[in-house]
RNA sequence: CGAUUAUCAAGAGUGGCAGAGGGGCCGGCCCUGUGAAGCCUGCCAACCUACCGGGCAUCCGGUAAGGUGGAAAGUCCGUCAGACGCAACCGUCUGAAAGAUGAUGU
Numbered sequence: 001c002g003a004u005u006a007u008c009a010a011g012a013g014u015g016g017c018a019g020a021g022g023g024g025c026c027g028g029c030c031c032u033g034u035g036a037a038g039c040c041u042g043c044c045a046a047c048c049u050a051c052c053g054g055g056c057a058u059c060c061g062g063u064a065a066g067g068u069g070g071a072a073a074g075u076c077c078g079u080c081a082g083a084c085g086c087a088a089c090c091g092u093c094u095g096a097a098a099g100a101u102g103a104u105g106u
Stems, first nucleotide, its partner, number of pairs: 001105001003104006013041001015040003021031003026078003043070002047067003050063005075098001079096007
């Protein structure tokens, strides 16, 4: 850069520093001086590496040392298409779009 692919309803501190922002953009709706971002530390998870066990083909289970990632609200909600329900508002489901993260790629 954004092509390929997998996942996105679970999980995670009453700690320290710091002081006004944060939830990607926009619109909402929220969080926040009972302390935002950021940093440290502990934590969560198990995508990649590593290791262990089983099958031994691709896979399954485990550990959590290394590389990422994560820790309000479903990806906080929204857009499009289809199906179903409803008198209507609207709701539920499926798929797509957009986004995030890993791995591969340029």
Predicted 3D model of a 106-nucleotide RNA (SAM riboswitch aptamer (S box leader)) from a Chloroflexota bacterium. Its mean pLDDT, the model's own confidence on a scale to 100, is 82. NCBI's taxonomy places the organism under Bacteria, Bacillati, Chloroflexota. Of the family's consensus pairs, 93% are formed in the model. It was read from a public genome assembly, where an Rfam model found it.